[in-house]
Order: sequence, then C1' cells, then structure tokens
RNA sequence: GGAGUUGGCCGGGCAACCGCGGUUUCGAGCUCUGUCUGCGUUCCGAUGGGAGUAGAUGGUGCGAGAUCGAGGAAAGUCCGGGCUCCUCAGGGCAGGGUGCCAGAUAACGUCUGGACGGCGUGAGCCGAUGGAAAGUGCCACAGAAAAUACACCGCCCAACGAAGCCAUUGGCUGGUUGGGUAAGGGUGAAAAGGUGCGGUAAGAGCGCACCGCGAUUCCGGCAACGGGAUUGGCAGGGUAAACCCCACCCGGAGCAAGACCAAAUAGGAACCCAUUGGUGCGGCCCGUACCGGGUUCGGGUAGGUCGCUUCAGGCGUUCGGUGACGUGCGUCGCAGAUGAAUGGUUGUCCUAGACAGAACCCGGCUUAUAGGCUGACUCCAUUA
Repeated sequence: GGAGUUGGCCGGGCAACCGCGGUUUCGAGCUCUGUCUGCGUUCCGAUGGGAGUAGAUGGUGCGAGAUCGAGGAAAGUCCGGGCUCCUCAGGGCAGGGUGCCAGAUAACGUCUGGACGGCGUGAGCCGAUGGAAAGUGCCACAGAAAAUACACCGCCCAACGAAGCCAUUGGCUGGUUGGGUAAGGGUGAAAAGGUGCGGUAAGAGCGCACCGCGAUUCCGGCAACGGGAUUGGCAGGGUAAACCCCACCCGGAGCAAGACCAAAUAGGAACCCAUUGGUGCGGCCCGUACCGGGUUCGGGUAGGUCGCUUCAGGCGUUCGGUGACGUGCGUCGCAGAUGAAUGGUUGUCCUAGACAGAACCCGGCUUAUAGGCUGACUCCAUUA
C1' cells in the first nucleotide's frame, strides 16, 4: 500500500420565525361541567327529592412561561414472557415444540463457552448435531443385482464333440454341457469395509499387517468427547426437515384483554333441548363446580375515566466470571396520541441524507438499509 474477517457508533447539523401533543407553574374567575355546603315568599307524591342560585373545591377550554416529545430496525407477527380475564384450568389420551454437552436468563426455538462435522491459505463462517443392532417404508434412471441381494462382460476346473495351428505323443484357440467364483471391468450418489502381501485350480478376511467397525477396560475432561491397551474376522449401505422410538417441555384467550361511571331501551317475542340433560375449562375421556342452555326475529347504547407508562428501565463504576451475565454503589426519568401529536418557511454548513413512524410493555430472531466514523484480527506485495 492492497485485499479480507469481525465488533461498536451516527443516521443530516446549526440559527431564527410560525405551528402541534404530554407534564408542570402562574394568571384570569371568562366558558362548560362534577362534588360538598348553604339559601328563599320556588315545585312535588314531602322531615325526602327536583329546578334555580351563592360560596368552596376539582376538571376541560383561554393567556403567559419552563421542560420533554418516534427506531436500529418502530417493520414481519416468527418465538418467549410480564399483565388481565376464564367456577382454580386436576389426571389421562391425542396433539404440538425442542433435540451434542455445560452454563446464562423471568423465559425461549434466544445467547455464551466448548465438543464433533463441513467450507476457507487464514482471520473466521455454517450446522434441521439423539437413535438405522425395535420395527415399517423409500432409494428414480442406469445396472446382472439397490437388501433373503437371481451374474452382463469375465476368471478357473471337468466332461463331450471334433475344426484349425504348432510341435511331438503333448500344447494353444474356439464350441456345448456341468461345477466353482465375485478379486478385475462396466452402471450408478451409493454394489458383500479399504490398501498391501501371502495363498488358491481361479478367487474370497481364506490368512496376515495397518486402517475402519464392535466388545471389554484404563487415562484426561463436570460432560459432549479425545487418547491408549486387549480382543473379535466382523451386523454388506444411505435416508428419521419419511413413519417411528427415546429424552425434556407445553391450560386457554388476549389491551378490540379487562375494570368503573353515566345514559338509554322492551326485565321483549316465538321455537327447541332439559338431571339418562346442559354450561364452564383449545379436541376427546374421567373428574369437578354450577343450574339452565341454544336458534331466529325485534329494540336500545356506541359517551367518558382507568388500564397507559417507574420499569425483568437507561447510564457510569467496584468486585466475581474465559464469556453470556450477576452482585454492590452512584446517577437519570427518556412519547403516551385516540381519525390518531414533533410539521412548515428562511438562511447557512456539508458526509448532500438510505430503510423507514410508537398505539399495553419487555427479551430475542428474521428481513430492508444511501453514506460516514472507528477498534481488533488475517493474508499478499514492497521497504528498512
């Protein structure tokens, strides 16, 4: 200097003017409204209630200040929870999820570290990573044959027949039949474990050595797993994001959950089932609680408040840990809209602005992303 790998941050800035929403302070006592207390020669069905009015107080609106105001993914709705409700949601079956080991976490299908496997020169990246000796299924085409493995081209032996050649009493080539064989070749992703030596009529773990596989055992490691020794010729493949087996886990519905206030109406009508029943709890059964449940037609309301933002919270730091993270201390408050708030104009700077807008909240995963800044590491070339 170039090419890469991996982590973090920003995501237009500044100034002025006008305009929005939340919180809070002050003012005004103007508008609307709730509550409490009182009032009179007021109304009524009368020791109470209604209307009106005065005061106090709270809220909304008004005016003036202060302060805060969308994301790294707010997206997808793919996981996990907090929270709320369901007559407490218990047991079993079915169903679903995860799938190497050990940890972290509220939890997870997430994350951290490690083991094994694959890719890469490397830094690193990826893994749907339990079981094929419980069983069943599938492996197209090609190939003899794809799981009890039928032998296409071949190799060897014997017999028969007898053509040819060589040579001398045998040998070679070729044909038919029978027997042996799976080492060589071919097909394929994969073909009776691989390589080599011996042996054999020719071959074959037939025998041997090494590797592979199984069993027993020792060592290291919490473990996954790794290494060693002995032993056995040894179950001839793959596939479980095929069925299946094994281990662990799983109530349901969801903020349009749910709670309260106010108002209005028709406490409506018809039909069906009914304790041998019905309803509740995702499906089924048992159990359990309750006594009603369902269908159709018709009527009223759709207003307001809460939930709604102080949290498994952010930032900094001591200590512990390889790390995810945890403990302690300090500090900060950082959107709560409800047809839905942060916009517009001007000037200026430059990196010339991508993907893109909360709606109960949080932890993740996945997807999209212009440009800029920065840490660590790897490889190549050159120079000293």